[in-house]
Molecule: Bacterial RNase P class A
RNA sequence: GAAGUUCGCCAGGCAAUCGCUGCGCCCGUAGCGGGCGUGGAGGAAAGUCCGGGCUUCACAGAGCAGGAUGCCGGUUAAUGGCCGGGCGCCGUGAGGCGACGGAAAGUGCAGCAGAAAGCAAACCGCCGAUGGCCGCGUGCGCAUGAGCGGCACAGGCACGGGUGAAACGGUAGGGUAGGAGCCUACCGCAGCGCAGGUAACUGACGCUGGCACGGCAAACCCCAUCCGAAGCAAGGCCAAAUAGGGAAGCGAUGGCGUGGCUCGCGCCGCUUCCGGGUAGGCCGCUGGAGCGGCGCAGCAAUGCGUCGCCAAGAGGAAUGAUUGCCCGGCGGCGCUUCGGCGUCGCCCGACAGAACCCGGCUUAUCGGCGGACUUCCCAC
Numbered sequence: 001g002a003a004g005u006u007c008g009c010c011a012g013g014c015a016a017u018c019g020c021u022g023c024g025c026c027c028g029u030a031g032c033g034g035g036c037g038u039g040g041a042g043g044a045a046a047g048u049c050c051g052g053g054c055u056u057c058a059c060a061g062a063g064c065a066g067g068a069u070g071c072c073g074g075u076u077a078a079u080g081g082c083c084g085g086g087c088g089c090c091g092u093g094a095g096g097c098g099a100c101g102g103a104a105a106g107u108g109c110a111g112c113a114g115a116a117a118g119c120a121a122a123c124c125g126c127c128g129a130u131g132g133c134c135g136c137g138u139g140c141g142c143a144u145g146a147g148c149g150g151c152a153c154a155g156g157c158a159c160g161g162g163u164g165a166a167a168c169g170g171u172a173g174g175g176u177a178g179g180a181g182c183c184u185a186c187c188g189c190a191g192c193g194c195a196g197g198u199a200a201c202u203g204a205c206g207c208u209g210g211c212a213c214g215g216c217a218a219a220c221c222c223c224a225u226c227c228g229a230a231g232c233a234a235g236g237c238c239a240a241a242u243a244g245g246g247a248a249g250c251g252a253u254g255g256c257g258u259g260g261c262u263c264g265c266g267c268c269g270c271u272u273c274c275g276g277g278u279a280g281g282c283c284g285c286u287g288g289a290g291c292g293g294c295g296c297a298g299c300a301a302u303g304c305g306u307c308g309c310c311a312a313g314a315g316g317a318a319u320g321a322u323u324g325c326c327c328g329g330c331g332g333c334g335c336u337u338c339g340g341c342g343u344c345g346c347c348c349g350a351c352a353g354a355a356c357c358c359g360g361c362u363u364a365u366c367g368g369c370g371g372a373c374u375u376c377c378c379a380c
Base pairs, nucleotide, nucleotide: 001376002375003374004373005372006371007370008369009368010367012326013325014324015323016322017321018320020040021039022038023037024036025035026034027033028032042351046362047361049360050359051358052357053356054231055230056229057228066227067226068225069224070223071085072084073083074082075081086100087098088097089096090095101222102221106220107219108216109215123161124160125157126156127155130154131153132151133150134149135148136147137144138143169187170186171185172184173183174182188211189209190208191207192206193205194203195202196201235283236282237281238280245274246273247272248271249270250269254268255267256266257265258264290309291308292307293306294305295304296303297302327349328348329346330345331344332343333342334341335340
C1' cells in the first nucleotide's frame, strides 16, 4: 500500500420565520383562548418472534394432553439470549456456520439411476478346484480307473468395471481354481482400562475384538428439562342525567288483582336514604433489573463498590415546514507543483415514527469514524 475479518460508535450542524405538543407561572375568561419560560423519538421506536416485571383471574398435590428447548460449563430477574469451552464442517488465515440427546425400544421413509437400498444383491466380469458334458487317451469290445485338453451346464466369488447422496472398512503381503478379515502387519473402528479435564471431550497410552450396529428423529416416536391463563382496551378509584333494584317512613287505612265475600298476599303514589352499572373524569404513567464516569473481581458474558445525572409521557396520537450559511457525498467544467484547489449543479444526507416498562432476537438502513487482528505486495 491492497484486499479482508471482527468489535464498537455517529446518524448532518447552526440561525431566522411560521407551526404542533406535555408541564409551570401569569392574564382574559368559563371549561376555551393568549403571553412568557421550559421539556419534546430510535438504533432499530418496527416485526410482535422469545424471556421477565406489573395487573386481574385460577390454583392441595400428582398426572394426562399440548407446546418449547436439547454437546458441556458459566451468566442473568429470566430466556430459546449472551459469554467461554468441546466436537463437526467451511476458509491460506484473522474468523465464520451448526435443533449438536437417542437409529443394538417400536413404526416408517428413500425420487431417478442401478443387478442389488436393508434379516443385502450378482448386470458386465473373474473362476469353474468340485460335480456334469465333449474330445484325446486307455481298451478287442462292453466300458470309463489314471492322465491331458476343452465347454461354461450346475455352481462358486464379491477383487475389478458400472449406478448412486449412500453398496457391509483402507493399504500391503500371504493365501486361493479365482477371490474374500480367510489369515498377518500397519491405519481406521468398537469396547474396557488408565491418564488429563468441573464437564462436554481428548490421548503420538495399554489390553481385547476381525469389524459387528448404514442414513433420515426441522418423520412419528422415546428420554430429559421447562411452561396456569389473559393482557395497560390489564386493573383500581370518583361518579351524573335517565331507567331498574333494596330499605325506612307517609297517605281518606285509598285503588286494582286474587272468578262472589273476609283475612292474607301481590301491584300502583310521594319523600328520604343505600347499592350496582353507563357517559365522563382521575390513577396506573414513566425514578427504572435506569443512564454515564471511575475503580475492583473475572479470559469473557457479567457482578460489586463509588460519584454524578433525570432525559417525551400524549391519549388516535405532537416532535414539523420554509429560507440562508456551513459540513459531508456524487457528477460536470477549469487549474494543478498530481498532494489537491476553485466553481456550478443534485427530485444527494438513509431506514424509519414512542403509546405500560424492561432484557434479547430478527428484519430495514445514504454514508462516515475508531480499536484489534489476518493474508499478500513494496521499501528499509